The RNA shown here (Fluoride riboswitch aptamer (crcB RNA motif)) has 66 nucleotides and comes from Thermococcus sp. Its mean pLDDT, the model's own confidence on a scale to 100, is 77. The source organism's lineage runs through Archaea, Methanobacteriati, Methanobacteriota, Thermococcales and Thermococcus.
[in-house]
RNA sequence: AAAAUUCCGGGCGAAGGCGUCCGCCCUAAGUGCCUCAUAAACGGGGCUAAUGACGCCUGUUCUCCC
Numbered sequence: 001a002a003a004a005u006u007c008c009g010g011g012c013g014a015a016g017g018c019g020u021c022c023g024c025c026c027u028a029a030g031u032g033c034c035u036c037a038u039a040a041a042c043g044g045g046g047c048u049a050a051u052g053a054c055g056c057c058u059g060u061u062c063u064c065c066c
Stems, first nucleotide, its partner, number of pairs: 009026005016057006032047005
């Protein structure tokens, strides 16, 4: 100096917040899918879920009843 590991801490898991659990990352983790076009990229069009999972709150949409 570099790498690995442990502890503490922090961050992330496609479009809100909180709690719990799980996973991932330590400058990375992460940045959804389909389709057209292109050597590729840029670019155009379309689609699903407010969760990584569970619960709750809020928002949006559809159906039924009062």